[in-house]
Predicted 3D model of a 343-nucleotide RNA (Bacterial RNase P class A) from a Gammaproteobacteria bacterium.
The source organism's lineage runs through Bacteria, Pseudomonadati, Pseudomonadota and Gammaproteobacteria.
Its Rfam family is "Bacterial RNase P class A". It is annotated as a ribozyme.
Of the family's consensus pairs, 97% are formed in the model.
The coordinates come from a structure-prediction model, not an experiment, and the mean pLDDT is 76.
RNA sequence: GGAGUCAACCAAGCAAUCGCCGGUGCCAAUUGGCGCGGGAGGAAAGUCCGGGCACUACAGGACACGGUGCCAGGUAACGCCUGGGGAGCGUAAGCUCACGGCUAGUGCAACAGAAAAUACACCGCUCGAUUCUUUGAGUAAGGGUGAAAUGGUGCGGUAAGAGCGCACCGCGAGACUGGUAACAGGAUCGGCAAGGUAAACCCCACCGAGUGCAAGGCUGAAUAGGAACCAACGGCGUGGUCCGCGUCGGUUCGGGUAAGCUGCUAAUGGAAGUGUACGGCGACGUGCGCUCUAGAUGAAUGAUUGCUCUCGACAGAACCCGGCUUAUCGGUUGACUCCCUAU
Numbered sequence: 001g002g003a004g005u006c007a008a009c010c011a012a013g014c015a016a017u018c019g020c021c022g023g024u025g026c027c028a029a030u031u032g033g034c035g036c037g038g039g040a041g042g043a044a045a046g047u048c049c050g051g052g053c054a055c056u057a058c059a060g061g062a063c064a065c066g067g068u069g070c071c072a073g074g075u076a077a078c079g080c081c082u083g084g085g086g087a088g089c090g091u092a093a094g095c096u097c098a099c100g101g102c103u104a105g106u107g108c109a110a111c112a113g114a115a116a117a118u119a120c121a122c123c124g125c126u127c128g129a130u131u132c133u134u135u136g137a138g139u140a141a142g143g144g145u146g147a148a149a150u151g152g153u154g155c156g157g158u159a160a161g162a163g164c165g166c167a168c169c170g171c172g173a174g175a176c177u178g179g180u181a182a183c184a185g186g187a188u189c190g191g192c193a194a195g196g197u198a199a200a201c202c203c204c205a206c207c208g209a210g211u212g213c214a215a216g217g218c219u220g221a222a223u224a225g226g227a228a229c230c231a232a233c234g235g236c237g238u239g240g241u242c243c244g245c246g247u248c249g250g251u252u253c254g255g256g257u258a259a260g261c262u263g264c265u266a267a268u269g270g271a272a273g274u275g276u277a278c279g280g281c282g283a284c285g286u287g288c289g290c291u292c293u294a295g296a297u298g299a300a301u302g303a304u305u306g307c308u309c310u311c312g313a314c315a316g317a318a319c320c321c322g323g324c325u326u327a328u329c330g331g332u333u334g335a336c337u338c339c340c341u342a343u
Stems, first nucleotide, its partner, number of pairs: 001339010012308007020039002023036005041314001045325002048323005053212004060243004065208005070084005085099001086097004100203002105201002107197002122143002124139006151169006170192001171190003176185003216262004226253005234248004270292001272291008309312001
């Protein structure tokens, strides 16, 4: 100097005028006026997971159904995060993983090929017979087909061959060593048949009550104290079914209301943010200190002008959090890896 990997931060800025929404103080007494503050994100998005909170009497048991799937930790919890193991990719820094089980069972693999797991041999090789073209026996080392073909290489042996025997590799196995574990390892034994696929059905282990702020609570108003049906061996109640339990009315049709307040952003709070110390490889935990961040409801931050430069992308809260995923212009910083050159 170039090319990369991982992580963190910002997200046009400043000023003026008018306008919108909340808070607060004063004045008015009605829809207001004046002053001072505040007012969309790193993803607010997707609604994919997990919760807080609220309601359903308990949220009970089983089945079905659904989800997760290496090990150990973190967390309120998770399908998330951290570290480790294994497999794969990359020269490397690093990245990815839908990572339990094919010896419980059932499936699937077109075509080609003799044959695709109950593998019966097409060509070939060897021996025998022979009417001289055919046939019998043996074989799976060579060739062919295919994504995949009865472990691989070499030596010996054989009629020709074959783990038939041997050496090494591969595969399998009890004990041993290291590690909490997943797992890894040197030596020993065994000629050793058991292919692939489970985001195929399935088996195994663990987890799962439901509905959701349009939850729920309060106030006010209006209407039809309406009609029909079932009713205790019954109905209703917690996604489906059954059991248990509870309850005594329930189901259907029709009519009325659809307004306001709260929930709603407050504080002695909160899985809150942040600074620091300690512990931990790390995620994170503990102690001490500081801070309190928008609450709309047909839906608030818009318009104009001027200046600056990095020329501005993706994009707007609706009860609140912890994650994941997706979209994205430009800028800044740190650590690490590889290549080239010079000293």